[in-house]
RNA sequence: AUGUCAGGAUCGGGAGAAUCCGGGUGCCGCGUGCAAGCACGGCCUCCGGUGCCGAAGGAGCAACCGCCCCGGUAAACUCUCAGGCGCAAGGGACCGUUUCUGGCAC
Numbered sequence: 001a002u003g004u005c006a007g008g009a010u011c012g013g014g015a016g017a018a019u020c021c022g023g024g025u026g027c028c029g030c031g032u033g034c035a036a037g038c039a040c041g042g043c044c045u046c047c048g049g050u051g052c053c054g055a056a057g058g059a060g061c062a063a064c065c066g067c068c069c070c071g072g073u074a075a076a077c078u079c080u081c082a083g084g085c086g087c088a089a090g091g092g093a094c095c096g097u098u099u100c101u102g103g104c105a106c
Stems, first nucleotide, its partner, number of pairs: 002105008011096003018050001020049005026043004031038002051085003057081001058079003064072003
């Protein structure tokens, strides 16, 4: 230098699932009222509940293998602890670009 494996960085792509129900706070709109206020609607946010999603992470299992009681061992499969469910933001397995570090082979 080349190949391969693992990890880091960078840029691009990247799905799914309630704008659900109830209550509280704040703001906006509108009606009413002499006024204080009250009713209705909308948005954000907090709390609780139910339903749902799987592609952070986590957990489980086959063939197969072993020293065969039992154990080892996989996922994009399964489970949903965690996380997530309007738009946006963020996260996002995985794929690709450009690179860095280390191991192994030659």